A computed fold for a 149-nucleotide RNA from a Eubacteriales bacterium, annotated as FMN riboswitch aptamer (RFN element).
NCBI's taxonomy places the organism under Bacteria, Bacillati, Bacillota, Clostridia, Eubacteriales.
The sequence was found by an Rfam model in a public genome assembly.
[in-house]
RNA sequence: AAUUGUUUCCGGGGCAGGGUGUGAUUCCCUACCGGCGGUAAGCUUACAGGCGUUUAAACAGUUUGUGAAGUAAGCCCGCGAACCUCGCAAGAGGCUGACAAGGUGAGAUUCCUUGGCCGACAGUAUAGUCUGGAUGAGAGGAAACAGUA
Numbered sequence: 001a002a003u004u005g006u007u008u009c010c011g012g013g014g015c016a017g018g019g020u021g022u023g024a025u026u027c028c029c030u031a032c033c034g035g036c037g038g039u040a041a042g043c044u045u046a047c048a049g050g051c052g053u054u055u056a057a058a059c060a061g062u063u064u065g066u067g068a069a070g071u072a073a074g075c076c077c078g079c080g081a082a083c084c085u086c087g088c089a090a091g092a093g094g095c096u097g098a099c100a101a102g103g104u105g106a107g108a109u110u111c112c113u114u115g116g117c118c119g120a121c122a123g124u125a126u127a128g129u130c131u132g133g134a135u136g137a138g139a140g141g142a143a144a145c146a147g148u149a
């Protein structure tokens, strides 16, 4: 390092300002937010080589490469939750949102620029952002211990 098991911990953000109205963080103008895994040409670190500097070593520079570690997509792929169906239940099945153009380049729906778009259910003046189910569940992440070859 691989793999199996057990336990513990972690595991979602957001209407400022204004308008109408008896009443709206729900409408209108504007504002704000982006779960988990994968992919990913950037960035950081480490290592090795070249160049530069030096007598040399060294490295504070520059460049290339390898594989490794960290980090990098709301709208590319997959998943979770919510929702729907069946079931006394455990659970099983279903459903599961939204992006273009331009630029660079060998290569980018991931980088850069511009303009867009999307967001469960219940409550309530119509809610991605308030309140509630939820001190829940969970994709998964980290650590410890035990075992295997």
Stems, first nucleotide, its partner, number of pairs: 002148009017029003031129002033119002035079004042071004047065005052059001074117002083094004099115005121132003